Small-subunit ribosomal RNA from a metagenome, 1461 nucleotides, folded computationally. It matches the Rfam family "Bacterial small subunit ribosomal RNA". Gene Ontology terms of the family: ribosome and structural constituent of ribosome. The sequence is in RNAcentral, with records from SILVA.

RNA sequence: AGAGUUUGAUCCUGGCUCAGGACGAACGCUGGCGGCGUGCUUAACACAUGCAAGUCAAGGGUCUUUCGGGACACUGGCGCACGGGUGCGUAACACGUAGGCAAUCUGCCACAUACACGGGGAUAACGGUUCUAACGGGCUGCUAAUACCCGAUACGCCAAAAGGAGGCAUCUCCUUAUGGUGAAAGGUUUCGGCUGGUAUGUGAUGAGCCUGCGUCUGAUUAGGUAGUUGGUGAGGUAAUGGCUCACCAAGCCAACGAUCAGUAGCUGGUCUGAGAGGAUGAUCAGCCACAUUGGAACUGAGACACGGUCCAGACUCCUACGGGAGGCAGCAGUGAGGAAUAUUGCGCAAUGGACGAAAGUCUGACGCAGCAACGCCGUGUGUGGGAUGACGGAGCUAAGCUUUGUAAACCACUGUAGCUUGGGAAGAAAGCGCCCCUCGGGGGCAGGGACUGUACCAAGAAAGUAAGCACCGGCUAACUACGUGCCAGCAGCCGCGGUAAUACGUAGGGUGCAAGCGUUGUCCGGAAUUACUGGGUGUAAAGGGUGCGCAGGCGGGAAUGUCAGUCAGAGGUGAAAUCUACCGGCUCAACCGGUAAACUGCCUUUGAUACUGCAUUUCUUGAGUUUGAGAGUGGUCGGCGGAAUUCCACGUGUAGCGGUGAAGUGCGUAGAUAUGUGGAAGAACACCAGUUGCGAAGGCGGCCGGCUGGCUCAUAACUGACGCUCAGGCACGAAAGCGUGGGUAGCGAACAGGAUUAGAUACCCUGGUAGUCCACGCCCUAAACGAUGUAUGCUUGAUGUUGGAUCCAUAAGGAUUCAGUGUCGGAGGAAACCCGUUAAGCAUACCACCUGGGAAGUACGAUCGCAAGGUUGAAACUCAAAGGAAUUGACGGGGGCCCGCACAAGCGGUGGAUCAUGUGGUUUAAUUCGAUGCAACGCGAAGAACCUUACCCGGGCUCGAAAUGUAGGUAGUACGACCCCGAAAAGGGAAGGAUAGGUUCAGUCCUAAGCCUAUAUAGGUGCUGCAUGGCUGUCGUCAGCUCGUGCCGUGAGGUGUUGGGUUAAGUCCCGCAACGAGCGCAACCCCUAUCGUUAGUUGCCAGCACGUAAUGGUGGGCACUCUAGCGAGACUGCCUGCGCAAGCAGGAGGAAGGCGGGGACGACGUCAAGUCAUCAUGGCCCUUACGUCCGGGGCUACACACGUGAUACAAUGAUUGGGACAGAGGGCAAAGCCGCGAGGUGGAGGAAAUCCCUAAACCUAAUCUCAGUACGGAUAGGAGUCUGCAACUCGACUCCUUGAAGCUGGAAUCGCUAGUAAUCGCAAAUCAGCAAUGUUGCGGUGAAUACGUUCCCGGGCCUUGUACACACCGCCCGUCAAGCCAUGGAAGUUGGGGGUGCCCGAAGUCGCCGAUGAGGUGCCGAAGGCAAAACUGAUAACUAGGGCUAAGUCGAAACAAGGUA
Repeated sequence: AGAGUUUGAUCCUGGCUCAGGACGAACGCUGGCGGCGUGCUUAACACAUGCAAGUCAAGGGUCUUUCGGGACACUGGCGCACGGGUGCGUAACACGUAGGCAAUCUGCCACAUACACGGGGAUAACGGUUCUAACGGGCUGCUAAUACCCGAUACGCCAAAAGGAGGCAUCUCCUUAUGGUGAAAGGUUUCGGCUGGUAUGUGAUGAGCCUGCGUCUGAUUAGGUAGUUGGUGAGGUAAUGGCUCACCAAGCCAACGAUCAGUAGCUGGUCUGAGAGGAUGAUCAGCCACAUUGGAACUGAGACACGGUCCAGACUCCUACGGGAGGCAGCAGUGAGGAAUAUUGCGCAAUGGACGAAAGUCUGACGCAGCAACGCCGUGUGUGGGAUGACGGAGCUAAGCUUUGUAAACCACUGUAGCUUGGGAAGAAAGCGCCCCUCGGGGGCAGGGACUGUACCAAGAAAGUAAGCACCGGCUAACUACGUGCCAGCAGCCGCGGUAAUACGUAGGGUGCAAGCGUUGUCCGGAAUUACUGGGUGUAAAGGGUGCGCAGGCGGGAAUGUCAGUCAGAGGUGAAAUCUACCGGCUCAACCGGUAAACUGCCUUUGAUACUGCAUUUCUUGAGUUUGAGAGUGGUCGGCGGAAUUCCACGUGUAGCGGUGAAGUGCGUAGAUAUGUGGAAGAACACCAGUUGCGAAGGCGGCCGGCUGGCUCAUAACUGACGCUCAGGCACGAAAGCGUGGGUAGCGAACAGGAUUAGAUACCCUGGUAGUCCACGCCCUAAACGAUGUAUGCUUGAUGUUGGAUCCAUAAGGAUUCAGUGUCGGAGGAAACCCGUUAAGCAUACCACCUGGGAAGUACGAUCGCAAGGUUGAAACUCAAAGGAAUUGACGGGGGCCCGCACAAGCGGUGGAUCAUGUGGUUUAAUUCGAUGCAACGCGAAGAACCUUACCCGGGCUCGAAAUGUAGGUAGUACGACCCCGAAAAGGGAAGGAUAGGUUCAGUCCUAAGCCUAUAUAGGUGCUGCAUGGCUGUCGUCAGCUCGUGCCGUGAGGUGUUGGGUUAAGUCCCGCAACGAGCGCAACCCCUAUCGUUAGUUGCCAGCACGUAAUGGUGGGCACUCUAGCGAGACUGCCUGCGCAAGCAGGAGGAAGGCGGGGACGACGUCAAGUCAUCAUGGCCCUUACGUCCGGGGCUACACACGUGAUACAAUGAUUGGGACAGAGGGCAAAGCCGCGAGGUGGAGGAAAUCCCUAAACCUAAUCUCAGUACGGAUAGGAGUCUGCAACUCGACUCCUUGAAGCUGGAAUCGCUAGUAAUCGCAAAUCAGCAAUGUUGCGGUGAAUACGUUCCCGGGCCUUGUACACACCGCCCGUCAAGCCAUGGAAGUUGGGGGUGCCCGAAGUCGCCGAUGAGGUGCCGAAGGCAAAACUGAUAACUAGGGCUAAGUCGAAACAAGGUA
């Protein structure tokens, strides 16, 4: 010192959260020792038991005695007002601080002066008697005092007087004389004394009273107060005072916050913080208050008294029921409450206190000990060596590595704490006792310790007795495995978990602290997030709608005085402790002691006088006044005007008008609309008109006049700071709305009707009432906006415009200046956008306002209003965001430009029929699986009868149908014709019957192969394409996608890549803060169109020759065609025009012309697109089965729906006869013979440029004559052929017969721009055969049309808006329904504290009567009762809105022009 979290990313605003420190703490896990501290924060709740205040024998007694003394109560004295506890009350002179008392008291103590004379009567104890349960009394008799009383004396006090001195207003002190009035106590003695008493004064100490200043929250508490404020007099007190009373006056307090309500002991300090501050007020210390609750006084120096008294209340206890007793907020302790807080300990040894002359007694104050890791501090749990890097655990790239880890074992050493043994303090100074002396006092000696045999010291043995807790996704140091599978759970914030979780649980490892570690709670910090130090308000929260203006705040130049503020010096105080620095004492530290500093404050005093204040004088520049001009939609009142609209009357005139996207409602033949004339009414004022003018704002617009406010300029003169701002207050304040009365042409909420629509309580249309208008009175709010408070000063400019003035010019105009009003921009500012002399810049003054979003501008209260409603204005609860500006995308029923068989123009189809095929659905034992908008559906499948086959039924096998390793075995062995059983597989039997290499006399041995057994494993078309690789589709052959450096921007990003042209193209050119580059485009590759060259077999045949019925058939040739290698050719190269260029248009030449035509080739990426069933593969799952073999069935089902095709519906045709012309591919089969035919037979030729595989449309001749036909061929019957183990389910083909639908196809929809569409046939793969009408190729014949880019679809570029970013298949609003939560209202119910009035009235003081008695009585008076209100809680049937809650309902309000901005 910061960090995380809003976004796709960015900057800002802003909240939430974290890291730090602290604690009288508590809880969880764990726990060796010591020192020093601390320990009911809750119930000021109730308390059993013990103790916490007594003492005095030198006052008088009684009893007793061993005569030394001892015991007991009583009288009396002193003390009990200290010490100790608690924090209820108290917002106050309670506390703090500084002062005052000339308005006071003060026992004990110190000092000083003086005095103590003479008398008197009682009483307790005690004796007697008596009442009572008890507590406690009654009567009677005796007695003493330092108890009590009287007299005397007294320098005191009081009264009035005089003189002197002083002060602070009332006054104080001293002296003098007079009058009145008030004292006493003795005891003891060694007779030296000691001690006590009275009065007065002084001091010290303590207390009382008064004052300035400071001291929490709420204004949703604004008025309070009758002894109240003051006076006079009296009373009372130690003393001032309404403290009390009588009378008089009517004051006093309050926005600088009275009163009321809530909360609270205050302070030194403590915690935190850089500080300023904030929070807090345990322990220690000062003050205050209280002592079961309330009241009261007595005694006393002191109390209205914690362990005193009286009364009342509540509670507890005793009781003989008549009455009594009690007060732990003292120390322990108990119960209760609570998350939570200790022993019914020891001792008066020390310190302190009470009494005493003293010894001494008392002392739960205090000193110690006990309990508690509650805190702080210290210390230990070992140290050194030690690699076989052990075992074990864990992990992995896995049979070897890594890690735990020098860690352990093992070796050596040490001994703190603990344990054992021995020794052993300080705290003690004394008073006192004894002895001595110079007798004021001094010296010496002895005794005296709760803690305690404690601290400490020494010795001994032994590594022996001693480590945990939290965390490991980021913040934040620390990572792997397994388990789990949006479950269980975690979480401070962000967030993890849905089968590969470093985030859950466990383990290993690691990190951090350590006798503790974490969690929870609270406070400060971080938070500049209340901003004094130190924030803001155009758009993030925030400028009041506007002005006037009292209080308040602030205020121009000069001078003088004053010195209040301010500054400086000095003095006093600011208790101690604490904090800080230094020094010192406990071994260190904590802790303790000493010294210093500090205590930032207050008071007094002496100075200074710049600034501010105050007083006085003066000035003119701020402000204002006078004079002369000027502009204006400023306000208000009255009058006038024309255009338009509607209505009325009359005329002309006829069938429509009106309205809309289109219509209808409506008006009109009873005459509308249209048109002409005349009239009426109300409202508003076209053009001028302008980011022009005026006004404080709201606002103001025809013309004229009356009254009236403000502003500007110029000129001198005058006043002399008269100013600025403004809480509260007052006034004004659009529209809508309200009240009363008018008015009402047009417009027009509500309402009605018509449309639209799924609906349409809307948008559109036809009507139409309030209202809009006027007068008067209310309302008081707006996006009342420049979202920008007012005033003043300062700070570069440019260019428009309004009003005035001056100057130059006079034609236009120009220059200067003042006051306005716009635009653009500099510095500067700002998060950016932007602002920028009209500031959002730089400053000053004053006011208003803000502090996360929602709940909410809501509730309650108050106030204003006729009402509607306005103003003021919360909380519970809930979220981690909400928000501003800008960026990149995506999107828009936004815009611009451009492209594409996208539309249009054409040609032919699909959708209707029948059939084929695929899919959905249904069915089924099974109808295996996958593909599902484009981009699934003649797709995987370039061939489902068995096989395939993955599905179903049934029968079998289990190291397995096939593969590998290891170990063992293996000659009549492996294998196995043939036989039995069986549907087959399987099973059983069995003739026969082995191999290779080496080696040996030898099938002798070894090895290999094969087989058998065992084991490790195999196998899986089982799941996950959302774990993956690979491959593929798609946008799209669309022209895009990026990078380096530079530059711009705080940044995300931008620039480049945009712009102007051009292109098929980010193709190229020009321009440009860019310059270059990469992947794409193009080219390079293949086919094809032309030519050359090389080479001629299987190809070809021009010329030559031979031969045939005919044929390159043969010799020969390679010219041509062709084959297949290599080359050429096309590049806008040439010409013309246009153009800066790129390029475009036309032309020439050329086989080909502007990419010549095709193909292969697919950028960055998108779709969690497709595929685990091609293959590969992680993980999971099955293992006598989800593996494998076999037989049969199924994948071919069939009410139906869809896709893709075939054939047709006919004459541009069908049928029949005749005739002609390919390319590419394959490997088979020709001729001949038989069959109507499928085919059979046959086998020449051919492992191929050689042999084989008939092209059709077309041409020609003929028939048909528009019909369900000589079109069409489905369906069906019969008979056959071929393949195959096998055509039943379920093949193709042939022949004969049969002859269905269908006559050109609704909405809709597809393909194609040239050798294309259309049409015609041929071939191939797969394949035994074939469901092929499919697919992939090949050639033949061979068109039409494109004006054009408005529209539909898709795409590219630029721009714009956005609340989208999973990106419009987005986002998102409200009602209703469900659950949960808190809150408001509410008939009421039930509490609390306080006030008011009245009644009653204890104790007690005071007054009165009485005798200064007993007693009585009066005022006041606690508690209690009654009454009506107010305030504040709790609760409540019901009710209201609000918040929250993956997948509810209805709509579609907002975000794009969001589809009506």